This is a predicted structure of a 74-nucleotide RNA (transfer RNA) from Candidatus Epulonipiscium sp.
The source organism's lineage runs through Bacteria, Bacillota, Clostridia, Lachnospiraceae and Candidatus Epulonipiscium.
Model confidence (mean pLDDT): 82 of 100.
Rfam family: tRNA. It is annotated as a transfer RNA.
RNA sequence: GGGUACUUAGUUCAGUUGGUUAGAGCAGGUGUUUCAUAAACAUCAAGUCUUGGGUUCAAGUCCCAAAGUACCCA
Numbered sequence: 001g002g003g004u005a006c007u008u009a010g011u012u013c014a015g016u017u018g019g020u021u022a023g024a025g026c027a028g029g030u031g032u033u034u035c036a037u038a039a040a041c042a043u044c045a046a047g048u049c050u051u052g053g054g055u056u057c058a059a060g061u062c063c064c065a066a067a068g069u070a071c072c073c074a
């Protein structure tokens, strides 16, 4: 220098052909239980979906550019 894949909660990841609440596990808060802790159960909180622009009635999802990460080629 060229190419491919990925970027969504603190973390690991889903998210179907673009469609009406943006989710799950772990972690965290609170409660129940226990002498107490753990475990279990219930519940709560946590998101500018990497950034900017575009298409559309409607974008996490499609298009363009940029940034970052991993890998391949030279």
Stems, first nucleotide, its partner, number of pairs: 001073007010026004019057001028044005050066005